[in-house]
Context: one part of a larger RNA
RNA sequence: GAACGAACGCUGGCGGCAUGCUUAACACAUGCAAGUCGCACGGGAAUCCAGGGCUUGCUCUGGAGGAGAGUGGCGCACGGGUGAGUAACACGUAGGUAACGUUCCCUUUGGUUUGGAAUAACCUGCCGAAAGGCGGGCUAAUACCAAGUAAGCUUCUUGAGGGUUCGCCCUUGGGAAGGAAAGCAGGGCAACUUGCGCCGAAGGAUCGACCUGCGUCCCAUCAGCUAGUUGGUGAGGUAACGGCUCACCAAGGCGACGACGGGUAGCUGGUCUGAGAGGAUGAUCAGCCACACUGGGACUGAGACACGGCCCAGACUCCUACGGGAGGCAGCAGUGGGGAAUAUUGGUCAAUGGGCGAAAGCCUGAACCAGCAAUGCCGCGUGAGUGAUGAAGGCCUUCGGGUUGUAAAGCUCUGUCGAGAGGGACGAAAAAGACCGGGUCACUCCGGGACUUGACGGUACCUUUAAAGGAAGCACCGGCUAACUCUGUGCCAGCAGCCGCGGUAAUACAGAGGGUGCAAGCGUUGUUC
Numbered sequence: 001g002a003a004c005g006a007a008c009g010c011u012g013g014c015g016g017c018a019u020g021c022u023u024a025a026c027a028c029a030u031g032c033a034a035g036u037c038g039c040a041c042g043g044g045a046a047u048c049c050a051g052g053g054c055u056u057g058c059u060c061u062g063g064a065g066g067a068g069a070g071u072g073g074c075g076c077a078c079g080g081g082u083g084a085g086u087a088a089c090a091c092g093u094a095g096g097u098a099a100c101g102u103u104c105c106c107u108u109u110g111g112u113u114u115g116g117a118a119u120a121a122c123c124u125g126c127c128g129a130a131a132g133g134c135g136g137g138c139u140a141a142u143a144c145c146a147a148g149u150a151a152g153c154u155u156c157u158u159g160a161g162g163g164u165u166c167g168c169c170c171u172u173g174g175g176a177a178g179g180a181a182a183g184c185a186g187g188g189c190a191a192c193u194u195g196c197g198c199c200g201a202a203g204g205a206u207c208g209a210c211c212u213g214c215g216u217c218c219c220a221u222c223a224g225c226u227a228g229u230u231g232g233u234g235a236g237g238u239a240a241c242g243g244c245u246c247a248c249c250a251a252g253g254c255g256a257c258g259a260c261g262g263g264u265a266g267c268u269g270g271u272c273u274g275a276g277a278g279g280a281u282g283a284u285c286a287g288c289c290a291c292a293c294u295g296g297g298a299c300u301g302a303g304a305c306a307c308g309g310c311c312c313a314g315a316c317u318c319c320u321a322c323g324g325g326a327g328g329c330a331g332c333a334g335u336g337g338g339g340a341a342u343a344u345u346g347g348u349c350a351a352u353g354g355g356c357g358a359a360a361g362c363c364u365g366a367a368c369c370a371g372c373a374a375u376g377c378c379g380c381g382u383g384a385g386u387g388a389u390g391a392a393g394g395c396c397u398u399c400g401g402g403u404u405g406u407a408a409a410g411c412u413c414u415g416u417c418g419a420g421a422g423g424g425a426c427g428a429a430a431a432a433g434a435c436c437g438g439g440u441c442a443c444u445c446c447g448g449g450a451c452u453u454g455a456c457g458g459u460a461c462c463u464u465u466a467a468a469g470g471a472a473g474c475a476c477c478g479g480c481u482a483a484c485u486c487u488g489u490g491c492c493a494g495c496a497g498c499c500g501c502g503g504u505a506a507u508a509c510a511g512a513g514g515g516u517g518c519a520a521g522c523g524u525u526g527u528u529c
Base pairs, nucleotide, nucleotide: 001529002528003527004526006525007524008523009522010521013380014379015378016377017376018375019373020372021338026336027335028334030333031332032331035074036073037072040071041070047064048063049062050061051060052059053058054057081291082290083289090216091215092214093213094212095211096210097209100208101207105204106203107202108201109200110199111198112197113147114146115145116144122137123136124135125134126133127132153178154177155176156175157174158173159172160171161170162169163168183196184195185194186193187192217263218262219261224254225253226252229251230250231249232248233247234246235245236244266288267287268286269285270281271280272279273278293314294313295312296311297310316327317326318325319324344370346369347368348367352366353364354363355362356361383413384412385411386410393404394403395402396401417470419465420464421463422462423461427456433451435448436447437446438445473518474517475516476515477514478499479498480497484513485512486511487510488509494501495500
């Protein structure tokens, strides 16, 4: 000098854009943060309508209606948070798989047959303080089961050709066994048809899994480490290779090119600094990883060993009728605590994106906005011109004057910002729906395009009125270092980054006048280069 997620002191007008628990991965009250589908399914409350009965406000029947639960499907493995752990194939980079998986999506292809038994909801009995649990009875499905059928699928077997590292592999043909499904909606009297699904197979896309080379901090006052350890055979296991696991066999494997041990640490794109080389760093944003009260485990599933799922153990908190239960903010707000220190228990799904749905739509503390903070960067303003009796006052003085100082007053203007009034956007384009036209036996098929939809927000912006009115501080002035005098103090009180000032004339302390430098900031402290 530059920088900062800064803090502290004094001061503080406006706007735009960013940023905001670096400490206790400490503990958390409360609310919200993941649902959705009635076009899979059984059922169905409130309410309304019609009819009947009567005790006139109840009940019965039928219809409309569709709440809240339940079965089932998809999602909940994304999105959001944090950085504890990790010195590692964790990350970065370059490759590999002759060792792999992939819901949804796209393309191609072949199917979607026949049966069956249950179960929740519901009704009912019981246990329990509760959380909840046990039993009996009924019922549905795109839930479950069986059978049939199927190859380009799986397993086994086999002929031919080719390759070979002699383990086997590739191409092509035959045989055997195994092995699937679900319907719903629209139209139609029906046959049937359209759309969306469902099952098998192949390919793609995407996402993931695994392997390898190289690179990635400090300590040698850590020098030897290692028994599933290193390799082989066989078996098991996995989506898949592999000591991944196991049995047996061999005795290997790693290490001063730093093994092993200890400490520290998420890694990267980047960021800061620097002429560069380099050094430091890894907030915000983006990619990857890891974690979700602590430790362990699996289940479901295409995908988890799963933040707002389950089980076990532990610590802690809460409820309890003492028998037993409930919980997990490192999601968004918010609270306590810690700390020098870090914000609202806000609005909206309008846009972008995500989940579900045929759609309307619902959900979305993702996101977009608003609020708070000079925390940072950038921009603007606090007026402009003129004005010498160089006014008054202050300060200094050699008492002549000098200085503050064109500064003020006065005069002439301007109106940014702020206040009021009036007007007033972009972000909205589509999709879908009502409708219109066309095709079709018919439709949710094809085409058209008016209207509707803004949280921010009556915000930005524009116009207009009045008025210089409402808007300047902070640090420094001995040298380094731009800027000097007076008074007070008297090695005291104090200053200080270094040198050093102060013991009676202190430009160094304190105050004042004046000056210098920055400026809505200025200084101090801390940290990095």

RNAcentral holds the full RNA, with entries from ENA, Greengenes and SILVA. This is a predicted structure of a 529-nucleotide part of an RNA (small-subunit ribosomal RNA, 5' domain) from an uncultured bacterium. Its mean pLDDT, the model's own confidence on a scale to 100, is 83.